[in-house]
RNA sequence: GAACGAUGGCGGCAGGCUGGACACACACAAGUAGAUCGGGCGUCCCACUAGGUCAGUGGCAGACGGGUGAGUAACGCGUGGGAAUGUACCUAGUUGUUCGGAACAACUCAGGGAAACUUCAGCUAAUACCGUAUAGGCCCUAACGGGGAAAGAUUUAUCGCAGAAAGAUGGGCCCGCGUAAGAUUAGCUAGUUGGUGGGGUAAUGGCCCACCAAGGCGACGAUCAGUAGCUGGUCUGAGAGGAUGAUCAGCCACAUUGGGACUGAGACACGGCCCAAACUCCUACGGGAGGCAGCAGUGGGGAAUAUUUGGCAAUGGGGGCAAGCCUGAUCCAGCCAUGCCGCGUGAGUGAUGAAGGCCUUAGGGUUGUAAAGCUCUUUUGUGGGGGAAGAUAAUGACGGUACCCCCAGAAUAAGCCCCGGCUAACUUCGUGCCAGCAGCCGCGGUAAUACGAAGGGGGCUAGCGUUGCUCGGAAUCACUGGGCGUAAAGGGCGCGUAGGCGGAUCUUUAAGUCAGGGGUGAAAUCCUGGAGCUCAACUCCAGAACUGCCUUUGAUACUGGAGAUCUUGAGUCCGGAAGAGGUGAGUGGAACUCCUAGUGUAGAGGUGGAAUUCGUAGAUAUUCGGAAGAACACCAGUGGCGAAGGCGGCUCACUGGUCCAGAACUGACGCUGAGGUGCGAAAGCGUGGGGAGCAAACAGGAUUAGAUACCCUGGUAGUCCACGCCGUAAACUAUGAAAGCCAGCCGUUCGUGGGUUUACUCUUCAGUGGCGCAGCUAACGCUUUAAGCUCUCCGCCUGGGGAGUACGGUCGCAAGAUUAAAACUCAAAGGAAUUGACGGGGGCCCGCACAAGCGGUGGAGCAUGUGGUUUAAUUCGAAGCAACGCGCAGAACCUUACCAGCCCUUGACAUGUCCAGGACCGUACCCAAAAAGGGAUCCUUCUCUUCGGAGACUGAAACACAGGUGCUGCAUGGCUGUCGUCAGCUCGUGUCGUGAGAUGUUGGGUUAAGUCCCGCAACGAGCGCAACCCCCGCCCUUAGUUGCCAUCAUUUAGUUGAGCACUCUAAAGAGACUGCCGGUGAUAAGCCGCGAAGAAAGGGGGGAAUAACUUCAAUUCCUCAUGGCCCUUACGGGCUUGGGCUACCCCCGUUGCCUACAUUGGGGGGAACAAUGGUAUGCUAACGGGCGACUCCUCCUAAAUCCCAAAAGGCCGUCUCAUUUCGAAUUGAGUUCGGCAACUCGAGGCCAUAAAUCUGAAAUCGCUAGUAAUCCGGAAUCACCAUGCCACGGGGAAAACGUUCCCGGGCCUGGUAAACCCCGCCCGGUCCCCCAUGGGGAGUUGGGUUUACCCGAAAGGGGGGGGCUAAACCCAAGGAGCCACCUACCC
Repeated sequence: GAACGAUGGCGGCAGGCUGGACACACACAAGUAGAUCGGGCGUCCCACUAGGUCAGUGGCAGACGGGUGAGUAACGCGUGGGAAUGUACCUAGUUGUUCGGAACAACUCAGGGAAACUUCAGCUAAUACCGUAUAGGCCCUAACGGGGAAAGAUUUAUCGCAGAAAGAUGGGCCCGCGUAAGAUUAGCUAGUUGGUGGGGUAAUGGCCCACCAAGGCGACGAUCAGUAGCUGGUCUGAGAGGAUGAUCAGCCACAUUGGGACUGAGACACGGCCCAAACUCCUACGGGAGGCAGCAGUGGGGAAUAUUUGGCAAUGGGGGCAAGCCUGAUCCAGCCAUGCCGCGUGAGUGAUGAAGGCCUUAGGGUUGUAAAGCUCUUUUGUGGGGGAAGAUAAUGACGGUACCCCCAGAAUAAGCCCCGGCUAACUUCGUGCCAGCAGCCGCGGUAAUACGAAGGGGGCUAGCGUUGCUCGGAAUCACUGGGCGUAAAGGGCGCGUAGGCGGAUCUUUAAGUCAGGGGUGAAAUCCUGGAGCUCAACUCCAGAACUGCCUUUGAUACUGGAGAUCUUGAGUCCGGAAGAGGUGAGUGGAACUCCUAGUGUAGAGGUGGAAUUCGUAGAUAUUCGGAAGAACACCAGUGGCGAAGGCGGCUCACUGGUCCAGAACUGACGCUGAGGUGCGAAAGCGUGGGGAGCAAACAGGAUUAGAUACCCUGGUAGUCCACGCCGUAAACUAUGAAAGCCAGCCGUUCGUGGGUUUACUCUUCAGUGGCGCAGCUAACGCUUUAAGCUCUCCGCCUGGGGAGUACGGUCGCAAGAUUAAAACUCAAAGGAAUUGACGGGGGCCCGCACAAGCGGUGGAGCAUGUGGUUUAAUUCGAAGCAACGCGCAGAACCUUACCAGCCCUUGACAUGUCCAGGACCGUACCCAAAAAGGGAUCCUUCUCUUCGGAGACUGAAACACAGGUGCUGCAUGGCUGUCGUCAGCUCGUGUCGUGAGAUGUUGGGUUAAGUCCCGCAACGAGCGCAACCCCCGCCCUUAGUUGCCAUCAUUUAGUUGAGCACUCUAAAGAGACUGCCGGUGAUAAGCCGCGAAGAAAGGGGGGAAUAACUUCAAUUCCUCAUGGCCCUUACGGGCUUGGGCUACCCCCGUUGCCUACAUUGGGGGGAACAAUGGUAUGCUAACGGGCGACUCCUCCUAAAUCCCAAAAGGCCGUCUCAUUUCGAAUUGAGUUCGGCAACUCGAGGCCAUAAAUCUGAAAUCGCUAGUAAUCCGGAAUCACCAUGCCACGGGGAAAACGUUCCCGGGCCUGGUAAACCCCGCCCGGUCCCCCAUGGGGAGUUGGGUUUACCCGAAAGGGGGGGGCUAAACCCAAGGAGCCACCUACCC
């Protein structure tokens, strides 16, 4: 360096196989020179000759350029130095360039082979090869001497050649420093380390060899294993750093894999050679050929990366005298939105704000000047024309390119993502925990701004979004720049090695440090200033920088080194002091247990209560004596000692440390301390003792659903001693050690010194505690004994779980200890504090909460409601308290919402439009009929008027619409329940706290009360409490009819006159406030008093209404209202109706009430006393009839007038404890009422029938005074139906010691792992399923590395014996030399 998704106009500049260093078809990428040489071929010329071309000889190049990153943790790279060394071509000089000789290719001839290629014989040239001469300088030397060079070409000018020395360039070698990670890798090394002498190399060196020595490296990390090319730089970051090493540039390494040398100045050589291996190809099977990590390209792999292009025009390179030639280096072009930069897709105008879309409160809004329309422009693109620079003479691939001019024409050109918060941007519909979204939090369960679509909006723009990687934020590895009491984190504690750090003064040095100079720090990049492409990206120029390394000269405060001195750190000494400091030996008393004996008798022991157990074979208890082991009461103390663990009767011996005073001695001797070493509770282990008590395991008894526990009875290891192991603890002050500094106050222990004289007090040191300022801390808290401020050293931490586990190592007899991960999984785990909630926590207080009482329920029968079941339907709702005589203040039809059936479709009901009629209504009748509905007939015929018509009504039509007790009370309003008539709930300002929050509102009293008082960093205020309102209780005033009657008269009768005094009625007032006294209390608030006065009422006089902030997603869409959804000739609306259901059967639960079970009673007789209310569709007197329900006739009454209209109680007599003269259910026959109708399914009365029940288990309810219990009367609903509900009166009790307990509530306080708030959370076990360990598995197999041994190609140099003979020697035999073979070493 990206990839993927959908999309895509142009240009410039860059970039383009990151993984398979996988395999490669074909073409090209390194040749050149005839001015080295001979020759072949062919051309010109009459010829000499000239020029061309080709293979070969010889020269130079091929070691550069180009590619890749496999290997390498290394002098490989970076940086800076060094000495012992070569350097072709190049540069500037200098000296030479004499005379000879013999061959080999080519070529010719003859062969072999499929091919590659190759063999024999012969000829020949040179700048190829050899010798000779010369040598200032060069090399060797024993310093005498010796050795050593060349090449010519060409034809007058050059190019060459040789020697030595110099430069330049570019190498080789050595060294300092830097360069990632692992110790679950701690020891490594025999050519290893060094020396001497050789060999070898261009050169130093164990590079190699022989001999000698035994060294060398390593905790400052050797060795080993894993990973990796290094750098300039690049990305990021404020920086320090972190990550990275594509493109460009420098270095290194490699060229199918491994090994080797040759040639050469240079290679152990990408496009050279030899050998081995794998693979591929050719073959006549004998043998040969090859190496794209060069440029294109192919296959393959992969998420993924391009053309088998043009040219040497430019810049370079190679050969050449040159012209040429070669050059996939390079310059260009092609492909790709891969990146960066620039441009465009039009501009102006245009509102009755078109149409369409979307939303809507239906008015409108928005898309939106956007479009259309009109007027313009032409960047870009199309067409036509001109046309560069790059070149300093010729030469231009790019290219008819860049650029310029002209024509036509808005024409050729916009997408992607997002819209809940972070984060810019909102609505509708669909969906309904589904489909889906999601970076984190999270969204979706029927009103989704979060899913999908649409409209609108936001962002970026030829790009956009996603995914991946890196840095940042992250002070979250902290050098800059973190921490360790409780969040993760101080080693259990000493001694001490290395290391780190270290008192005062003087001198010296100059390593660190500081300053100046010099060298270097390649270029490019970054930065700054300029310049050039129309701008920019890009490129060029200049500067700065490169924070580094080396060197030199200075400075000397600090650190270090050296020397000298000092005493305050540290230590020694002298004199004192305290102590459960340690080890060993001895010794004492109390207690427990056991044993012997005595006394003595029936229990003992143990517990919440029991039992196991012991005891008549004599226990427990008690007395004397004896034995054994272990532990040491009181003293005893936040007292003492010790490094920690720890140490407690007394005595002796040995012994460690500490403190005080003195100031004699040493003179920094110190602090810390990785490794190391020692000590180290309890339990446990080994060997041998001991064993009273206690007591794991174990046994038994209890408890319990179970109880492998807690409780009890027993009981073994062990606990004790000696010796040896273990090495851990909440080994804690959860606080490492040392030093210095920084307010105090109050205790206590051991010393010292004063005052003073035995009792105190002051001072000072060393400990040990409490409180507290500054300071610190997240807070809690710490605070001279720091968790404060500084300094030094060590140990440790980096989210929770997995796990202090596995594997490996070390230690251990074992148990186990120590060191110590990962996969995987979660989004938290944790600390401190806050508010509330909670508790079988605490304190205080209240309530018919308990207790004390009275009466019930639960048992019976009945009534009523619910559940369940059944049913065509048994309509629906209400569900602990706070659903269940509740909605229902009254279901035979209606109600009615349910079921079955018959019907209607603008509808039973509302509004609007159009048409028609004179009606509509009503009466009667017919068809069919259960009714509604459908059809038909008869009679009757509206109001107003400006006479046009209008209104009402009826009928008919079409459409807007009606209608819904259909769903959602978890979309809502309103109403209501509940905690609870409980005393609470809040706010403003101030103050405190980082903050949540606190304070106020807590505290001391008091109250029914957050009521009041006092105190107080609080001061005030609001909603609640109380009061204001209503009823009742006393009195007064006013007013007297329908009320009343004391006085006067009168009557059967307040009946009437008279009266309003009284009662009563209904208006307005008054009264009660702890006001007074005493006591108490803090003097207050208040409380108490058979205190007083006053009083009808005395401490809120009694009752009603009145209900704070909240809680329960409490109830209600079926009272009403209402959003959304659903139905619409409809199983959901409607009519109307007939029948039917709700009320049937069984069982259960609940509630309530009635009647009872009887004598405080039942039945009978006669005679009394209320209040509240109601009354015209009504209440109904009196008289009469009926046993009665009732009925007949009807007075009064529109009401303080009349009516409905009393019972219990009291009096008299009867029954007498009996399922009865109690009790009344059930059933039968007949009857009354109101109603269209009483079968399903009403109420009442009479006669007959006469059930259960004899006071009710566990449990549970109401009530505190005119109350409970008891008694009747009234009213709403209502045709009828009341044991229910609501209100009224009559007569009328008992008991409350008190707050321990149950329930509920209030305040304060300590705890909490819960906040859905204990109906919480959570632990263990088991079963099922899933995930991770690519689980285990008899085995099987690959790779890396090491050691020992075996075999071993090519090549090299050495050795050996052979062979050959052009040059120079020698003189014809040899020999330097050359050739092959063999051989040891190496490999």
The RNA shown here (small-subunit ribosomal RNA) has 1387 nucleotides and comes from Rhodopseudomonas sp. CS30. The source organism's lineage runs through Bacteria, Pseudomonadati, Alphaproteobacteria, Hyphomicrobiales and Rhodopseudomonas. Model confidence (mean pLDDT): 81 of 100. Rfam family: Bacterial small subunit ribosomal RNA. Its family is annotated with ribosome and structural constituent of ribosome in the Gene Ontology.